Large-subunit ribosomal RNA, domain V from Pogostemon cablin, 611 nucleotides, folded computationally. NCBI's taxonomy places the organism under Eukaryota, Viridiplantae, Embryophyta, Magnoliopsida, Pogostemon. The RNAcentral record of the full RNA draws on SILVA. Its Rfam family is "Eukaryotic large subunit ribosomal RNA". Rfam 15.1 lists 107,465 matches to the family in 2,616 species. Gene Ontology terms of the family: structural constituent of ribosome and ribosome.
Context: one part of a larger RNA
RNA sequence: CGGGGAAAGAAGACCUGGUUGAGCUUAACUCUAGUCCGACUUUGUGAAAUGACUUGAGAGGUGUACGAUAAGUGGGAGCCAAAAGGCAAAACUUAAAUACCACUACUUUUAACAUUAUUUUACUUAUUCUUUGAAUUGGAGGUGGGGCAUUGCCCCUCUUUUUAGACCCAAGGCUCGCCCCGACGGGCCGAUCUGGGCGGAAGACAUUAUCAGGUUGGAAGUUUGGCUGGGGCGGCACAUCUGUUAAAAGAUAAUGCAGGUGUCUUAAGAUGAGCUCAACGAGAACAGAAAUCUCACAUGGAACAGAAGGGUAAAAGCUCGUUUGAUUCUGAUUUCCUAUACGAAUACGUAUCGUGAAAGCGUGGCCUAACAAUCCUUUAGACCUUCAGAAUUUGAAGCUAGAGGUGUCAGAAAAGUUACCACAGGGAUAACUGUCUUGUGGUAGCCAAGCGUUCAUAGCGAUGUUGCUUUUUGGUCCUUCGAUGUAGGCUCUUUCUAUUAUUGUGAAACAGAAUUCACCAAGUGUUGGAUUGUUCACCCACCAAUAGGGAACGUGAGCUAGGUUUAGACUGUCGUGAGACAGGUUAGUUUUAUCCUACUGAUGGAAGUGU
Repeated sequence: CGGGGAAAGAAGACCUGGUUGAGCUUAACUCUAGUCCGACUUUGUGAAAUGACUUGAGAGGUGUACGAUAAGUGGGAGCCAAAAGGCAAAACUUAAAUACCACUACUUUUAACAUUAUUUUACUUAUUCUUUGAAUUGGAGGUGGGGCAUUGCCCCUCUUUUUAGACCCAAGGCUCGCCCCGACGGGCCGAUCUGGGCGGAAGACAUUAUCAGGUUGGAAGUUUGGCUGGGGCGGCACAUCUGUUAAAAGAUAAUGCAGGUGUCUUAAGAUGAGCUCAACGAGAACAGAAAUCUCACAUGGAACAGAAGGGUAAAAGCUCGUUUGAUUCUGAUUUCCUAUACGAAUACGUAUCGUGAAAGCGUGGCCUAACAAUCCUUUAGACCUUCAGAAUUUGAAGCUAGAGGUGUCAGAAAAGUUACCACAGGGAUAACUGUCUUGUGGUAGCCAAGCGUUCAUAGCGAUGUUGCUUUUUGGUCCUUCGAUGUAGGCUCUUUCUAUUAUUGUGAAACAGAAUUCACCAAGUGUUGGAUUGUUCACCCACCAAUAGGGAACGUGAGCUAGGUUUAGACUGUCGUGAGACAGGUUAGUUUUAUCCUACUGAUGGAAGUGU
């Protein structure tokens, strides 16, 4: 001295994962103090009003027709009356016939007792609040004043609250005891009597207890999926199906490619019979590009619910007939596969059926997708099992088969934010440099259509094509997360040439001047300013010229700290909010050399030689 030791400092604070936290928020999930409301309790005594209920006594009922005001039903040929007579019956009308005897409703009036509810009001003893050293309270009397006035009755008052001062525990009177007749000690009045409520306010309302409900980030606990060419956003590549990738058995990956599914269906299932489809051609006045009919041809070019692939012609298609094999009971097998489950499928057996003349076919859909555990709830089944001494009935629990669902699809019940942040890891993973690549950027060629007045090549050069470079930007994630200090500028050194100027040359569409192209060339130079944090860009001026780059995007233990990128704030937008923003603005600690090496300079030591 600060180039290197990718120097030291601190198990990176950025980023990511952790089934690791914490702070904060809310409209996350689950709770909760508080608060509000209801019932009941604490909770007692009266009065009034209104309503309900019970019992009793009355009253009432008009469609039309029937001489008429028919609530309804049953019995009924008689009933009331001494008689006279009246009312019924019969007859008539009507949907229903009336006297008389029973019963039942409905509407309404009234009474009684008891219960009960609601509302209003009163009481005080529960209860609540409050004052005081629980001392002036209720009633009566009395004095005074006033009113009406006939005895009398009624009402009011009985004295302290501006400031300052004074006063208070009796003066006085009557009387008793003792006696040393001085005093001393009492009693009564003065100062009415009386009351076992200390006063005041509220009061069966507050309040309290229990139960139920509402509200409740005030408090608490917890969660806030996964995949992923970093994460986020997007998407689902998370359960499945078709074709392809896939390399002619099977299997086979990627956020490869093209698509589909969470349904639909009493027929679009089962069986039998008959028939043949799409398209094209020819013809049928009006019908045309397209309607209906006929003929010919028609290997499927149609149709079969849906994606695609496969399959299918006297059918698996189309049209009809009959039906419910889309049924009961278990086992076995295939696919996926851990040879586990689920789903889907296959071939038998048992029962009972359908269809067809029959052989046969039929356990859903022509085949490949269309879907679900434990626990809980619920439905169905059996002369079923258990409920612990024996029985009966409920009820409960079992067994078998279904349904209610988990799509994160072998199945938790779950929102955010953090720039105030934390921990342990990671270079399995992002943001610098570096490596690889060179699409992108830059640069140089080849061919020669054209430009260049004429003329491809003085100088250029479309279309096409071949390279180089790593001073652009992408891609990748190889190194570094127990840290390589991250933009620009200043300073300083070195280097390259793809040469701007300067030296020497060649060519020109070089008369000269100026200019353009090219060569040997990196010796030397390449500036001062305005604006911006800027690299970059744009402008002013000088100049021979104001060329381009590299050095871990040279250089922070060299500087700076205006920008980015912590903590404080302002503003716009977004968000319910905590907060967020490749939006803007403002203020914001820049650590250490004494070691080695490199380099620079200075001062010394030893030996030798010479003078």